RNAcentral holds the sequence, with entries from ENA. A computed fold for a 1509-nucleotide RNA from an uncultured prokaryote, annotated as small-subunit ribosomal RNA.
[in-house]
C1' cells in the first nucleotide's frame, strides 16, 4: 500500500464487494497445562431461603441465659448483681460510608475555569468554661386487649436523656441606650488535708460547653463545551424586571403582594426522538469517526408516586407516614412485605458463574483497649471469554516397505513421513522437600520525656507471646517412561493452496464477480496441498480501506449537481497613508488540567502477559508580563475601486395613444361557365339556386414581406410597419465633484415565454377538443376536408419551460491572427474613403494551460481571491405524507420501506441503418429460352404402417449423400438360430495316434429343416531334428479381450459447403493517442484487382490478387506406325500395294503478345481511348488454384477418435417371408423428360464429328425374326478390331392447323434379355388401346459468344436397371440505352440506447403470483396540553372552650406545650375537550420483483410522423 465487479475492448465517474485491526460476544467442530484478567449488553421482570451494619456496661437503671464466688437447702434446688458476662431497654455514636444499579434526566447533569451570600460531627491549632438545682419516661410490676403484629391503663425507677437557675472572655440582636443566650458527666491514680468512711480534694486521661481559627466534606452561582429532527417557528403570567415582606445554613421568583412590560428565539428558542457525563476504550498516519463493560471522579435512582422527621449530613437502597399495583399471613376483624447487596430462584434471551473459605492482609462503624461487626475486601469454584506462555518429542533412518491416490502404465505422490536404531523428559501423574505474603498490637523489662508522682499517657531498646483463608500453593529434588496430550478452515479470481470420481440447471455452492444444462480445479467424497494452531471457523457489531461528506483532503458545460432573472435585509468579505489601541494574533511565566491509562527509561514475577517507581504527555482553561507585522476598533486624511454633474451619439429597451400598406376571409355588384378543391393516390367539402377564375367597392380581425446581418437592445423572459408622448439602461470624451460610499447576498420583494383559470371585450387567419374522408390487420394517429376553446385587448390570477453557453456573481491575472457593429483619438486625404491607436460590446480560429475524453481558451472550463446556490450509485420518485402557496390546474418544500450490481460520461473497433457519396456483379434493365398449368420420372414434406432404416432442411435441403434398393446391399420389421462368437491379437493348457482304448478338425457325402444351424458315416496335418524337442498350421478349453451403420458433428481429427475467385486480412519498427486504438490500409487518378502511379509520419513486409501449371487458338523443330497421301508408279479402285516424310494427324520440345510501337487525352505519372502489325491485343478463351475469417453451417453413416450406453445382445447369422419400391379413393413442394405441333410430324434416300469404352469384355461379317433379340464367331489386350446408326442438317414426297399422320399417359395381350429369381418390384420389343395437353395465374429461373437455343455421341456406376450425373463434339443467335430501383457485395462517411451485434434492443396497458409502502368509515393503545372536579399523608398559617410534669405566680392562675378543627399547598383517582405518535381494518392506489402469457410498436437509425422540455 490495495484489489474485484459497468464495456467487445478502453478511460472516466460511481456505487456494491473483499483482504486488516477490534470485541463483556454468541454458535459450529475440536479440545493438553499454567499465569493474569474478564464474566445478564435482555426484563430498573418477579423472587423462596440465608447472610450483607452494627457497637459501646469506661454514659444508666439493671442483669433474662451462660460461667464463677457466697448464703440457704428438704440435695430435687433455691436465694444472692458479687465478679466475668450480658438478652432486652434508657442513652451516645454509626445506620448520609462502604456495595448495587443506569430506570429518569438534553439539564449548570456532567467537562473545563472561575466566584461569593453559606453550612460542616468526628480530626488538628488556639482561647474561656465544666458551678447548681428540678421534675418525668422505658425497662420493671400489676391489669386489659387482640388470631397476630402489637396496642392501652395503672404503678415505680436512674442516667452523658429532659428542664429551669447561675456565670459570659469571645459570641448574637441591636433604634447602640442596651438586651441575649452553655455545659454531663465517666474511668484511672494518690501525696497531704478533710470524711457521714461511701466518698470529697488533686493529678491524668477521656467526654461536655462556648467560641475562633484551619483541615475535610456539601450546599450556591456564572463563561465555555456537551445527540439527531425546521415535515418542531414562534415560546413564555411567576412569565422578565424592580420594592416590601416571608423563607433558607446561605444569594436568588424560591414564595407572596404591589407596581412595570418585559424575557427567550434562525449564533435555533419551544416541541419530538433518543441518551446517564468524564476519565478513557477500539479504529485510524493524522484529522477525524464509533463507543463509555470491568477500574476510578461525578450525578441519579432504590416496587411506582407523593410527603415531611431525625440528623453536622437524608427529603434516607437493608428508616418513617400517605396511595397505588403485586405478593404472602389471616380466626376476614385486620397485619406483614421490597436483592438495581453477595450469593441463589423463575422468566426473558444467540448468551454471562457458587445458595464456596476468611475477616490472614487492605479498608470501614463502635470502643479507652482487648474485642466485636464486615458477601466492603482478600482469596478459591466455573468457562478457552480474553490476552500470554509452555508442551504434545529429539536426531538418525532408502528397500524410497506396505496401504491410499493419480497415471502417458514408464512412473509419480503421500515421504524421511512410517517401521527400525540411539538419545531426551519439560508439562501433566506419583514421591519427598519448601520461601514470601507478619507487620503490630498485647505482654514483661530497662531507659527517656510529662508529672508531686515510682499513676497515666508518649517515644527508643531488649525479651516473651502468639495471629495465613489461599494452601495438598510458588519453588527445589528425586524414579518410571515416547510414554498422557492436534484440530480446524480452505485450495475459481480476489487469495496462499489441485487432480480423481459420483452428480447432471438435479442435489447444491455463493463475501463480490459467479459456479451446476455428462469430461465441474466452484457442488459432495477421496488423495494431495495451503494457512493458523489449543483453537480453528461462522454470525454479529466498531473503525479502517471510504480523498464515498472531503478541516486536513472532492466536486458541479456532458457523468449527481449553478437557484428561470434581478433588486436587496442581515451576514460574509473588504483599496492607498499616517497614528493609537491592544479584542483577534505572537511569545514567556504561574495556577490547574486527579489517580489509572497511553508513551519513556529503569526494576519486579524464570520470560511475556500482568505490576512497581520515576518521567514524559495531556495539544485545552485561567491570570499575568510583553511584541505590534497583519486582521479588527477609535482617529485623521488621500483617491486608484464606486459614485454625481456637464457634453456627444447608436439602439426591434419598456408604456401609452394614434396612423399606414400588401395579404387572407366575409359581404356586394359585373363579366363568365363546369367543374373546384384536395391528394401518394382518393374521398369527405363547396359548385348550374351559378362555385372556382376575373374585375370593382365595402367590412372585420390579426399579423408586420423586402430592410435583415453568428447585427442591435434588454437582467432575464423577451423585443422588428410608421408617427407622437412619457420613461429605464448602457457607451465615448473631457474636466469638476463626494471621498470606499464597496461586493456578495440565507430570509425577503419584485419581474418571468407558451399553455392554463376569472371578469369583460374581440375574433380575419390558424387551430387543441370534436365531426366526417381516407390510410390501416386495427389507425381513438400521420395525410385530406370542416371546425370550437384559444391565439388577440383591458383587468386580475398562475410561477413553470431542454427558462440552455446544459457554464452563479463580482474583481484581477495570463500569447495572438483575421471579421463585425459603436463611440473618441490620430496621419494623409476631393471625400469619416482608407489606415492606425485606444474604449466598450459581439461571433469564429488558435497556443501556453486545463480537462476522463470531447472541448474550452482574455466573452475560459487557465490561474489565484470573495460571497451565494446545489451534488453524494440506480429504481421507488420529484412519489407519499406533513406543512405553505393557488379560484383550479397545480407549485414548492420533500421522505420511507422495498429492490438492483450497476445505473451513468466521453471516446474506440465493429455490425446495423425504411442515413449519405463513390464502385462493382446476369444484380436490374435490353434481350433468348424456360419453370409454375398438362402427362410421366425423380427427389422431399406430411399421412400410413409391424417396418416404411437414416442423415441433409431459407440462399448454402429436396435427380442430395445414392457412379444405380428384385435377393445382396441394409442400417429396419418380423420370425428362427449362435454366445470369446462371423473377423483380429496375446497369454495358459489339451489334441492332430508305436499299438490299444477314447475324443474327432478341414474337406467332401447322406440326413431333417426355409436356410442359417442339427444330426449321422468316413478318412487322418506340413517342415526342421542333435530324435530330447522346436517352429507354423488346424481344432478345442479357458482368460485378456472382440463386435455395435448404438448417442454426443454443442467433446473432436479429418474432409466439404458457403460468403467469393470478393479484393480484401494482417505484421515488424517508427510515430500519435492516458488509453482501448489510430497511422501504414486514408487522399488525388487508375484498374478485374489493396492492380498501379502520386501524395501523405510513415518506412518496409506476409498471406490474398496477378504471373509460374494445364487444356484451347498460330507457327517452327524433331519423330513417321496402327495415322497421313501432295507428287511418281502400281491396282482388284478400298491409301489396297510399292513408295513418300511434303500436308493433315499425333506428342514432345520451342516461338509467338509485352500497352512493345504510332496518335490523343492524363500532373510530363499510372493509366484510358483510337490506330499499325499479327493467328490471336490489352487478363486471346476455358480449368485449376478459394486469404484472415463467418455461419457450435454439414458430416460420430466415408474413414478416424474423446466419453458415455450395450455384451446369451444395441453383437453375429439366416431368409422360406417381408420393409425401403406403400398409396383404391389423398395432399403440398423441388428438380427433369415428354409435349401441346407446320421453323412441325410422318416415310424415303443421302453426308459430316469429337471424345471415349473393351478378354468375367468390345464382338464384325453372314443366316434368323416385323422387332427387342437370338444364332455365329472373324478380329481385337485395340491411332489397327468391334461398340459405332451419330443426330440435327440437305434431297423428294405425304399431312393442312384438326385434340389432328400433333401428343403419347395409360390399359389389354403377346414377347425378349439380364439373374438362383422380374409376384411385391427391372429394362426392353412388337400389336391394341390412344388420357390430360391447344404454350399455362400470381410469382419465379438461367444465360454476355462458339455463349443461349437446338442435336446427337460417350462414360461412371452396373449382371440387368438413366429421362439424373459427368463428359464429348454439330448447327448456332438476340441484346446490353444505362445504374434510379430489387438483390448481393467493397471502399470512405454518418447516427446508434445495438455487441448473441436489426431475426438486435426495448415501451406502456392487460393477466397471473408475491412483497413493501400510501389511503380509508372505523376499532384500539401511548405521551401530552388547558380547564375542571377531587383530596390520603404532610410541612406552614389559624383556630384551639378539651388535655397539659418541670418555669413564672398574688397560687385564682398564666407562660408554653398537646390533641382536635379549619384553611393554603398538593400525589394518586375521576370527567371534559384538544395535539401528537404508534398499531389495526372491510375497500382503494400507485410501486417493486418474478425463463419462456396478451395486445400492440411509443424510443434507439432520418427508428420508418426527428427527438426531446
Nucleotide at each position: 500500500a490495495g484489489a474485484g465487479u459497468u464495456u467487445g475492448a478502453u478511460c472516466c465517474u460511481g456505487g456494491c464487494u473483499c483482504a486488516g485491526a477490534u470485541u463483556g460476544a454468541a454458535c459450529g467442530c475440536u479440545g493438553g497445562c499454567g499465569g493474569c484478567a474478564u464474566g445478564c449488553c435482555u426484563a430498573a421482570c418477579a423472587c423462596a431461603u440465608g447472610c450483607a451494619a452494627g457497637u459501646c456496661g469506661a454514659a444508666c437503671g439493671g442483669u433474662a441465659a451462660c460461667a464463677g464466688g457466697c448464703c440457704c437447702u428438704u440435695c430435687g434446688g433455691g436465694g444472692u448483681g458479687c465478679u466475668g458476662u450480658c438478652g432486652a431497654g434508657u442513652g451516645g455514636c454509626g445506620g448520609a460510608c462502604g456495595g448495587g444499579u443506569g430506570g429518569g434526566u438534553a439539564a449548570c447533569g456532567c467537562g473545563c475555569a472561575g466566584g461569593a451570600a453559606u453550612c460542616u460531627g468526628c480530626c488538628c491549632a488556639g482561647u474561656a468554661g465544666u458551678g447548681g438545682g428540678g421534675g418525668a419516661c422505658a425497662a420493671c410490676c400489676c391489669g386489659a386487649g387482640g388470631a397476630a403484629a402489637c396496642u392501652c391503663g395503672g404503678g415505680c425507677u436512674a442516667a452523658u436523656a429532659c428542664c429551669g437557675c447561675a456565670u459570659a472572655c469571645g459570641c448574637c440582636c441591636u433604634a447602640c441606650g442596651g438586651g441575649g443566650g452553655a455545659a454531663a458527666g465517666c474511668g484511672a491514680g494518690g501525696g497531704a488535708u478533710c470524711u457521714u468512711c461511701g466518698g470529697a480534694c488533686c493529678u491524668c486521661g477521656c467526654g461536655c460547653u462556648a467560641u475562633u481559627g484551619g483541615a475535610u466534606g456539601a450546599g450556591c452561582c456564572u463563561a465555555c463545551g456537551u445527540c439527531g429532527g425546521a415535515u418542531u417557528a414562534g415560546c413564555u403570567a411567576g412569565u422578565u424586571g424592580g420594592u416590601a415582606g416571608g423563607g433558607u445554613g446561605a444569594u436568588g421568583g424560591c414564595c407572596u403582594a404591589c407596581c412595570a412590560a418585559g424575557g427567550c428565539g434562525a449564533c435555533g428558542a419551544u416541541c419530538c426522538g433518543u441518551a446517564g457525563c468524564u476519565g478513557g476504550u477500539c479504529u485510524g498516519a493524522g484529522a477525524g469517526g464509533a463507543c463509555g463493560a470491568u477500574c476510578a471522579g461525578c450525578c441519579a435512582c432504590a416496587c411506582u408516586g407523593g410527603g415531611a422527621c431525625u440528623g453536622a449530613g437524608a427529603c434516607a437502597c437493608g428508616g418513617c407516614c400517605c396511595a397505588g399495583a403485586c405478593u404472602c399471613c389471616u380466626a376476614c376483624g385486620g397485619g406483614a412485605g421490597g436483592c438495581a447487596g453477595c450469593a441463589g430462584u423463575g422468566g426473558g434471551g444467540a448468551a454471562u458463574a457458587u445458595u464456596g473459605g476468611a475477616c490472614a492482609a487492605u479498608g470501614g462503624g463502635c470502643g479507652a483497649a482487648a474485642g466485636c461487626c464486615u458477601g466492603a475486601u482478600c482469596c478459591a469454584g466455573c468457562a478457552a471469554u480474553g490476552c500470554c506462555g509452555c508442551g504434545u518429542g529429539u536426531g538418525u533412518g532408502a528397500a524410497g516397505a506396505a496401504g491410499g491416490c493419480c497415471u502417458g502404465c514408464g512412473g509419480g505422490u503421500u515421504g524421511u513421513a512410517a517401521a527400525g536404531c540411539a538419545c531426551u523428559u519439560u508439562c501433566a501423574g506419583c514421591a519427598g522437600g519448601g520461601a514470601a505474603g507478619a507487620a503490630a498490637a498485647g505482654c514483661g523489662c530497662a531507659g527517656g520525656g510529662c508529672u508531686a508522682a515510682u499513676a497515666c499517657c508518649c517515644c527508643u531498646g531488649c525479651g516473651u507471646c502468639u495471629u495465613g483463608a489461599c494452601g495438598u500453593a510458588a519453588c527445589c529434588u528425586g524414579a518410571a517412561g515416547a510414554a498422557g496430550a492436534a484440530g480446524c478452515a480452505u485450495c475459481g479470481g480476489c487469495u496462499a493452496a489441485c487432480u480423481c470420481c459420483g452428480u447432471g440447471c438435479c442435489a447444491g455452492c455463493a463475501g463480490c464477480c459467479g459456479c451446476g444444462g455428462u469430461a465441474a480445479u466452484a457442488c459432495g467424497g477421496a488423495g494431495g496441498g495451503u494457512g493458523c494452531g489449543a483453537g480453528c471457523g461462522u454470525u454479529a457489531a466498531u473503525c479502517g480501506g471510504a480523498a464515498u461528506u472531503a478541516c486536513u483532503g472532492g466536486g458541479c458545460g456532458u457523468a449527481a449537481a449553478g437557484g428561470g432573472c434581478g433588486c436587496g435585509u442581515a451576514g460574509g468579505c473588504g483599496g492607498c497613508u499616517u497614528u493609537a489601541u491592544a479584542a483577534g494574533u505572537c511569545a514567556g511565566a504561574u495556577g490547574u488540567g486527579a489517580a489509572a491509562g497511553c508513551c519513556c527509561a529503569c526494576g519486579g514475577c524464570u520470560u511475556a502477559a500482568c505490576u512497581g517507581u520515576g518521567g514524559a504527555a495531556g495539544u485545552g482553561c485561567a491570570u499575568u508580563u510583553g511584541a505590534a507585522a497583519c486582521u479588527g476598533u477609535g482617529a485623521a486624511g488621500c483617491u486608484u475601486g464606486a459614485g454625481u454633474a456637464u457634453c456627444g451619439g447608436a439602439g426591434g429597451g419598456g408604456a401609452g395613444u394614434g396612423u399606414g400598406g400588401a395579404a387572407u376571409u366575409c359581404c356586394c355588384a359585373g363579366u363568365g361557365u363546369a367543374g373546384c378543391g384536395g391528394u401518394g393516390a382518393a374521398a369527405u367539402g363547396c359548385g348550374u339556386a351559378g362555385a372556382g377564375a376575373u374585375c370593382g367597392g365595402a367590412u372585420g380581425g390579426a399579423a408586420c414581406a423586402c430592410c435583415a446581418g453568428u447585427g442591435g437592445c434588454g437582467a432575464a423572459g423577451g423585443c422588428g410597419a410608421c408617427a407622437c408622448u412619457c420613461u429605464g439602461g448602457a457607451c465615448g470624451a473631457a474636466u469638476a465633484c463626494u471621498g470606499a460610499c464597496g461586493c456578495u447576498g440565507a430570509g425577503g420583494c419584485g419581474c418571468g415565454a407558451a399553455a392554463g383559470c376569472g371578469u369583460g371585450g374581440g375574433g380575419a387567419g390558424c387551430a387543441a377538443a370534436c365531426a366526417g374522408g381516407a390510410u390501416u390487420a386495427g389507425a381513438u394517429a400521420c395525410c385530406c376536408u370542416g371546425g370550437u376553446a384559444g391565439u388577440c385587448c383591458a383587468c386580475g390570477c398562475c410561477g413553470u419551460a431542454a427558462a440552455c453557453g446544459a457554464u452563479g456573481u463580482g474583481a484581477a491575472c495570463u500569447a495572438g491572427a483575421g471579421g463585425u457593429a459603436g463611440g473618441u483619438g490620430g496621419u494623409g486625404u476631393c471625400g469619416c474613403c482608407c489606415c492606425c491607436u485606444g474604449c466598450a460590446g459581439u461571433g469564429c480560429c488558435g497556443g501556453a494551460g486545463c480537462u476522463a475524453a470531447c472541448g474550452c481558451a482574455u466573452u475560459a472550463a487557465g490561474u489565484g481571491c470573495c460571497c451565494c446556490g446545489c451534488c453524494u450509485g440506480g429504481g421507488g420518485a420529484g412519489u407519499a405524507c406533513g406543512g405553505u402557496c393557488g379560484c383550479a390546474a397545480g407549485g414548492c418544500u420533500g421522505a420511507a420501506a422495498c429492490u438492483c450490481a450497476a445505473a451513468g460520461g466521453a471516446a474506440u473497433u465493429g455490425a446495423c441503418g425504411g442515413g449519405g457519396g463513390c464502385c462493382c456483379g446476369c444484380a436490374c434493365a435490353a434481350g433468348c429460352g424456360g419453370u409454375g398449368g398438362a402427362g410421366c420420372a425423380u427427389g422431399u414434406g406430411g399421412u400410413u404402417u409391424a417396418a416404411u432404416u437414416c442423415g441433409a432442411u431459407g440462399c448454402a435441403a429436396c435427380g442430395c449423400g445414392c457412379a444405380g434398393a428384385a435377393c445382396c446391399u441394409u442400417a429396419c420389421c418380423u420370425g428362427g438360430g449362435c454366445u470369446u462368437g462371423a473377423a483380429c491379437u496375446g497369454u495358459a493348457g489339451a489334441g492332430g495316434a508305436c499299438c490299444g482304448a477314447g475324443c474327432g478338425a478341414c474337406a467332401g457325402c447322406c440326413g431333417a429343416g426355409a436356410g442359417a444351424u442339427c444330426g449321422g458315416a468316413u478318412u487322418u496335418c506340413u517342415c526342421c531334428u542333435u530324435c530330447g524337442g522346436g517352429a507354423g498350421c488346424c481344432u478345442u478349453u479357458a482368460u485378456a479381450g472382440a463386435g455395435g451403420u448404438g448417442c454426443u458433428g454443442c467433446a473432436u481429427g479429418g474432409c466439404u459447403g458457403u460468403c467469393g475467385u470478393c479484393a480484401g486480412c494482417u505484421c515488424g519498427u517508427g510515430u500519435c493517442g492516458u488509453g482501448a486504438g489510430a497511422u501504414g490500409u486514408u487522399g488525388g487518378g487508375u484498374u478485374a484487382a489493396g492492380u498501379c502511379c502520386c501524395g501523405c509520419a510513415a518506412c518496409g513486409a506476409g498471406c490474398g490478387c496477378a504471373a509460374c501449371c494445364c487444356c484451347u487458338a498460330c507457327c517452327c523443330u524433331u519423330a513417321g506406325u496402327u495415322g497421313c497421301c501432295a507428287g511418281c508408279g502400281g491396282u482388284u479402285c478400298g491409301g489396297c500395294c510399292g513408295g513418300g516424310a511434303a500436308c493433315u494427324c499425333u506428342a514432345a520440345g520451342g516461338g509467338g503478345a509485352c500497352u512493345g510501337c504510332c496518335g490523343g487525352u492524363g500532373a510530363u505519372a499510372a493509366a484510358c481511348c483510337g490506330g499499325a502489325g499479327g493467328a490471336a491485343g490489352g487478363u486471346g478463351g476455358g480449368g485449376a488454384u478459394g486469404a484472415c475469417g463467418u455461419c457450435a453451417a454439414g458430416u460420430c453413416a466415408u474413414c478416424a477418435u474423446g466419453g458415455c450406453c450395450u455384451u446369451u445382445a444395441u453383437g453375429u447369422c439366416c431368409a422360406g417371408g417381408g420393409c425401403u419400391a406403400c398409396a383404391c379413393a389423398c395432399c403440398a413442394c423441388g428438380u427433369g423428360c415428354u409435349a401441346c405441333a407446320a421453323u412441325g410430324g410422318c416415310c424415303g434416300g443421302u453426308a459430316c464429328a469429337a471424345a471415349g469404352g473393351g478378354u468375367u469384355g468390345c464382338g464384325a461379317a453372314g443366316c434368323c425374326g416385323c422387332g427387342a433379340g437370338g444364332u455365329g464367331g472373324a478380329g481385337c489386350c485395340a491411332a489397327u478390331c468391334c461398340c459405332a446408326a451419330a443426330a440435327a442438317g440437305c434431297c423428294g414426297g405425304c399431312c393442312u392447323c384438326a385434340g389432328u399422320u400433333c401428343g403419347g399417359a395409360u390399359u389389354g395381350g403377346a414377347g425378349u434379355c439380364u439373374g438362383c429369381a422380374a409376384c411385391u418390384c427391372g429394362a426392353c420389343u412388337c400389336c391394341a388401346u390412344g388420357a390430360a395437353g391447344u404454350u399455362g395465374g400470381a410469382a419465379u429461373c438461367g444465360c454476355u459468344a462458339g455463349u443461349a437455343a437446338u442435336c446427337g455421341c460417350g462414360g461412371a456406376u452396373c449382371a440387368g436397371c438413366a429421362c439424373g450425373c459427368c463428359g464429348c463434339g454439330g448447327u448456332g443467335a438476340a441484346u446490353a440505352c444505362g445504374u434510379u430501383c430489387c438483390c448481393g457485395g467493397g471502399c470512405c462517411u454518418u447516427g446508434u440506447a445495438c455487441a448473441c451485434a436489426c431475426c438486435g434492443c426495448c415501451c406502456g396497458u392487460c393477466a397471473c403470483a408475491u412483497c413493501a409502502c400510501g389511503a380509508a368509515a372505523g376499532c384500539u393503545g401511548g405521551u401530552u396540553g388547558u380547564a375542571c372536579u377531587a383530596g390520603a399523608a404532610g410541612u406552614c398559617g389559624c383556630c384551639g372552650a378539651g388535655c397539659u410534669a418541670a418555669c413564672c405566680u398574688u397560687c385564682g392562675g398564666g407562660a408554653g406545650g398537646c390533641a382536635g378543627g379549619c384553611g393554603c399547598c398538593u400525589a394518586a383517582g375521576g370527567a371534559a375537550u384538544g395535539a401528537u405518535c404508534g398499531g389495526u381494518a372491510a375497500u382503494u392506489g400507485g410501486g417493486g420483483u418474478g425463463a419462456a402469457g396478451u395486445c400492440g410498436u411509443a424510443a434507439c437509425a432520418a427508428g420508418g410522423u426527428a427527438a426531446c422540455c
The coordinates come from a structure-prediction model, not an experiment, and the mean pLDDT is 84.